A computed fold for a 1447-nucleotide RNA from an uncultured organism, annotated as small-subunit ribosomal RNA. The sequence is in RNAcentral, with records from ENA, Greengenes and SILVA.
RNA sequence: GAACGCUAGCUACAGGCUUAACACAUGCAAGUCGAGGGGCAGCAUGGUCUUAGCUUGCUAAGGCCGAUGGCGACCGGCGCACGGGUGAGUAACACGUAUCCAACCUGCCGUCUACUCUUGGACAGCCUUCUGAAAGGAAGAUUAAUACAAGAUGGCAUCAUGAGUCCGCAUGUUCACAUGAUUAAAGGUGUUCCGGUAGACGAUGGGGAUGCGUUCCAUUAGAUAGUAGGCGGGGUAACGGCCCACCUAGUCUUCGAUGGAUAGGGGUUCUGAGAGGAAGGUCCCCCACAUUGGAACUGAGACACGGUCCAAACUCCUACGGGAGGCAGCAGUGAGGAAUAUUGGUCAAUGGGCGGGAGCCUGAACCAGCCAAGUCGCGUGAGGGAAGACGGUCCUACGGAUUGUAAACCUCUUUUGCCGGGGAGCAAGAAAGCCCACGUGUGGGCUACUGAGAGUACCCGGAGAAAAAGCAUCGGCUAACUCCGUGCCAGCAGCCGCGGUAAUACGGAGGAUGCGAGCGUUAUCCGGAUUUAUUGGGUUUAAAGGGUGCGCAGGCGGAAAGUCAAGUCAGCGGUAAAAUGUCGGGGCUCAACCCCGGCCGGCCGUUGAAACUGGUUUUCUAGAGUGGGCGAGAAGUAUGCGGAAUGCGUGGUGUAGCGGUGAAAUGCAUAGAUAUCACGCAGAACUCCGAUUGCGAAGGCAGCAUACCGGCGCCCAACUGACGCUCAGGCACGAAAGCGUGGGUAUCGAACAGGAUUAGAUACCCUGGUAGUCCACGCAGUAAACGAUGAAUACUAAUUGUCCGGCCCGAAUGGGGGCUGGGUGAUACAGCGAAAGCGUUAAGUAUUCCACCUGGGGAGUACGCCGGCAACGGUGAAACUCAAAGGAAUUGACGGGGGCCCGCACAAGCGGAGGAACAUGUGGUUUAAUUCGAUGAUACGCGAGGAACCUUACCCGGGCUCAAACGACGGAUGAAUACUUUUGAAAGGAGGUAGUCAGCAAUGACGUCCGUCGAGGUGCUGCAUGGUUGUCGUCAGCUCGUGCCGUGAGGUGUCGGCUUAAGUGCCAUAACGAGCGCAACCCCUACCGUCAGUUGCCAGCAGGUAAAGCUGGGGACUCUGACGGGACUGCCGGCGCAAGCUGCGAGGAAGGCGGGGAUGACGUCAAAUCAGCACGGCCCUUACGUCCGGGGCGACACACGUGUUACAAUGGCGGGUACAGCGGGAAGCCACCUGGCGACAGGGAGCGGAACCCGAAAACCCGUCUCAGUUCGGAUUGGAGUCUGCAACCCGACUCCAUGAAGCUGGAUUCGCUAGUAAUCGCGCAUCAGCCACGGCGCGGUGAAUACGUUCCCGGGCCUUGUACACACCGCCCGUCAAGCCAUGGGAGCCGGGAGUGCCUGAAGUGCGUGACCGCGAGGAGCGCCCUAAGGCAAUACCGGUGACUG
Repeated sequence: GAACGCUAGCUACAGGCUUAACACAUGCAAGUCGAGGGGCAGCAUGGUCUUAGCUUGCUAAGGCCGAUGGCGACCGGCGCACGGGUGAGUAACACGUAUCCAACCUGCCGUCUACUCUUGGACAGCCUUCUGAAAGGAAGAUUAAUACAAGAUGGCAUCAUGAGUCCGCAUGUUCACAUGAUUAAAGGUGUUCCGGUAGACGAUGGGGAUGCGUUCCAUUAGAUAGUAGGCGGGGUAACGGCCCACCUAGUCUUCGAUGGAUAGGGGUUCUGAGAGGAAGGUCCCCCACAUUGGAACUGAGACACGGUCCAAACUCCUACGGGAGGCAGCAGUGAGGAAUAUUGGUCAAUGGGCGGGAGCCUGAACCAGCCAAGUCGCGUGAGGGAAGACGGUCCUACGGAUUGUAAACCUCUUUUGCCGGGGAGCAAGAAAGCCCACGUGUGGGCUACUGAGAGUACCCGGAGAAAAAGCAUCGGCUAACUCCGUGCCAGCAGCCGCGGUAAUACGGAGGAUGCGAGCGUUAUCCGGAUUUAUUGGGUUUAAAGGGUGCGCAGGCGGAAAGUCAAGUCAGCGGUAAAAUGUCGGGGCUCAACCCCGGCCGGCCGUUGAAACUGGUUUUCUAGAGUGGGCGAGAAGUAUGCGGAAUGCGUGGUGUAGCGGUGAAAUGCAUAGAUAUCACGCAGAACUCCGAUUGCGAAGGCAGCAUACCGGCGCCCAACUGACGCUCAGGCACGAAAGCGUGGGUAUCGAACAGGAUUAGAUACCCUGGUAGUCCACGCAGUAAACGAUGAAUACUAAUUGUCCGGCCCGAAUGGGGGCUGGGUGAUACAGCGAAAGCGUUAAGUAUUCCACCUGGGGAGUACGCCGGCAACGGUGAAACUCAAAGGAAUUGACGGGGGCCCGCACAAGCGGAGGAACAUGUGGUUUAAUUCGAUGAUACGCGAGGAACCUUACCCGGGCUCAAACGACGGAUGAAUACUUUUGAAAGGAGGUAGUCAGCAAUGACGUCCGUCGAGGUGCUGCAUGGUUGUCGUCAGCUCGUGCCGUGAGGUGUCGGCUUAAGUGCCAUAACGAGCGCAACCCCUACCGUCAGUUGCCAGCAGGUAAAGCUGGGGACUCUGACGGGACUGCCGGCGCAAGCUGCGAGGAAGGCGGGGAUGACGUCAAAUCAGCACGGCCCUUACGUCCGGGGCGACACACGUGUUACAAUGGCGGGUACAGCGGGAAGCCACCUGGCGACAGGGAGCGGAACCCGAAAACCCGUCUCAGUUCGGAUUGGAGUCUGCAACCCGACUCCAUGAAGCUGGAUUCGCUAGUAAUCGCGCAUCAGCCACGGCGCGGUGAAUACGUUCCCGGGCCUUGUACACACCGCCCGUCAAGCCAUGGGAGCCGGGAGUGCCUGAAGUGCGUGACCGCGAGGAGCGCCCUAAGGCAAUACCGGUGACUG
């Protein structure tokens, strides 16, 4: 250097196998010189001969002649070592940079000097012959040279020797001289050049040496025998163990040797503020390589990409004998791969080779082709244009918004593309000729010819808006929003996450945003990331201080003076290739691109400076140490001694239990335990003192005494004179448990046994009990080895306790005060810290050194190594997996945490439920339907405060479809209406009769029909909603403003003490106030007063009755109902700071909220209700709408809830008799009379009501029943009725007669109630034709018991504490097991790889030796030796793959 998806108009510039250094068909990529040579195969010219056409000269064909131009092959020269490709190898003097070579070479080129003499013999080629399939080979004859060879001459060349001389630390070496030895040459063209030999110098190119720099791994720590060095040789252009013989035993390495892995290096490129990090494609420099491995030859140069030889693998040809080949040159092919181009043109330019030159060759190079793969530039039109068009999309939808000046339409322009015409620069160069200048072979000028690209760039003209826009995105990050579809499906996704019926997140559409001939995606690198921290981080609790000390190396280091100049700083010089980068200019129409000039922190050298660091010298005492004098201590080691306790033994006393626990049991005990007394024995541990006490480096150390020994503190200031601090590796110490050997063993006590507990209990509890616990010696080497805080030094406010020292003052019976050093604690300022907190004993401010950390899990695991008797310890990963893990603090919630408090919460009581029958509701079941809803508390006598029809929503059947009802408009028709026939279950259908509206009229009203527009739905979603309601809970809470505190979440207020029914109040207080709640205000009730006095009342007066406020009259009383009063801890005693509490206090009708009601904070339960109503969305429309008849909601094996009646004597029955209140009443309540046993019926007065009506019962009195399934209980059933109603069959209530079931007080469990309450007794009302009401809501009558108290159960409030919970304990969460899958360790083994070692064999080839064969000879063939590639054998180590099974 990209690839993939969608899309694509044009220039310019630059780029294009990152993978298989995998294999290659075909063509081309290195030749040239005839002015070196012999020659003549082919071509051309000429000459000549023959033949033919045919004619006397031409044409054609053939032969001969190298004579000429030239030239295949050959000899010879130069080149082929350049240019071009690739990156396999290489961790290295390979590369970069700097220095050196007095240790070197250099063809062609430049300058200078000298020379170029005399000869000889061959080999190719050509010719002849032989051989092979071929590639090729062999023999003979003949031949030239700038090929080869011999001789001559020869210097300042080379070598040796001699005595001098310059330089150097030295080996050495420069210069000059003398003597000796050795070595040269080539000609060609033809008159001017090109060559040849020797030497010196230069230039260019190369070779060598050295300093510094250059990846990862220590789970690679030791490596090395030519190894390190030396003497002497060999070899080389040259130094050198480069090679050899001998001698020595060295050399490298923790400043990382050796080994392994990976990798070409640099200029530079990308990124970054920089320091850095990553990369090394194109271009340039260097290196290495050319199928793999080895080797040399030639040459100036190679150990040679398009040369040679050998070995190996592969491919091809073959007559099977043998041969040929090497694209990592340019194109191209196959293969591999996500992926990378034409088998193009030209030597015109630039450059290279050869040549005297013309010239030839050149896949170097210059061009063109392909590819949006990159960068830059341009275009796809511009101006006007509102009916804001049509269409699309959306909405609050008769209308708007948006697409949108967008389009249409008008005017204009023509880049690019298309057509036509013209048309470049790139071209400079001269062998030859002529001219000029001078330095005489050089420079300048003139003359011919030369363009692949290309008819290209560019210019001119023409037509014409004409031919030219897409891609991604639109939840946040991140610019851009709506609709529809889908319904945890399909799908999206970089991270968070989206989708379960209203998705801005999926898919489509409309619109919008971004970029634009591109746009997205993927991959990779840097950044953000101070997230490896040099710049620039950390380690109490987030990951991280080594368990502790001693200490070598290393790092760092007190004061003064001198000196050196290594570090450091400054000036100057050399280098730092070009390109790149950057700055300033310039050229392509601009830009990208290109050109010119300037700059660049490194390294080396040189000259200076001397503050700091360093070296060195001298000195000092403040650090450190020594000495002298005191002092404290559980510091250590060893030995001895002591008492209490425990257990055991012996004996005595003594008798039935002991022991143990929540309770028990195992266990011990009549063979005498436990208990108790006496004596004895054993081992272990040391009560009190004892303490934030003391000592020690840490671990750790505690009875007393003695011995030995370490450290520390204070005072003095005599001595040494920086001797110090820290410390990788190393050494030593190191709790408990554990291990080895030998002792000891009283207690305690893993394992183990038994007993309990439990669902189980391999535990907690109990009874026993072995190792061990103890001692000696040795090992082990770990702990929450903790202050979770390394060591040292210095500095930085205070206060206070305590331990060990020293000094001063003091009242004189020394009670105290002050200063100071060292330790150990508490509080706290500054500062630090994420906070909690730390805070002179730092976690503050600084310095030095060491150790350690870099998300969680995997894992302190695996492998390897080291240590250990073992157990195990030290060192210490990866694959894989998650998006968190973690710290500190906050608010809640929770706790079988704590404190305080409340409630019929428990307790104390009274009465019930749960058992029976019935009523009623629910579940379940059944059914055509048993309509629907409500479901722990907070559903279940609930919605329903009235299901026979209706209600009614359900089922069956029959009807209707503008509809059953209603509204509006238009049209038609008829009055309306009343009655009636028929059919039918009814609704409905089909008729008939009567009737013929108002108004003068227009017209209007009404009915029916037709048309249009609005319908209707108890269908779904209460998890789309409004409204309303339940519950926590009438619990005392819930918040706000400002201020203050905190980085913040938040806190404070609202906490604390006391008090209250209360966040009620008081006190205190960084809080001060306020709001919603509490309380009060409202209603009823209890007392009184005032006013009023009928329908209520009647004391006094009068009248009057059988009786009676019946009448006059009265307002006194009761009562009615309007307004007031009264109660506030106001008073007193006690307690208390106060608030307030308390008292059988006073007073009062009422006393501490007097009793009851209404009133329900912020919120919780996605609580309930779409079926009360309303409403979004969805759904139905001859039906999921609507009308009608019948049925059902009332079913019945069963289960549950709520009630009624009972089980009886505190009762039942019969008789007698008294006293309420709330309320209701006209289609009503009904007095009274009559009839009926009765329900009720027939009459009938009063009352729309303080007037009339609606009968209170229990209680009380009398009688009876006498404990039984009864004179209890009343279900069920039979019969007969009454009433309501269109209608009582399913399915009403009531009455009478008869029948007379269960039931004898109810298991576990559970409910209500604290006073006019519970219990008990009746009365009224709503709904309502009637009623399934025993329900609900009210009213009054009679009228109790108990509360010690707050331990416990339930619920709640406040404070506090812990938390890994926040859907908040109905939370969270751990492990086993089962199945499937993934990664990895072990594993009998098996397979492969690279590297090394030893041995065997050993090609080609250099060197050496030999050389009986060849040669006159020189020499050669041959043979041998050394070395060696490949190969073979053997054993080993390492690495990788695989493997039943297994962790």

Rfam family: Bacterial small subunit ribosomal RNA. Its family is annotated with structural constituent of ribosome and ribosome in the Gene Ontology. Its mean pLDDT, the model's own confidence on a scale to 100, is 83.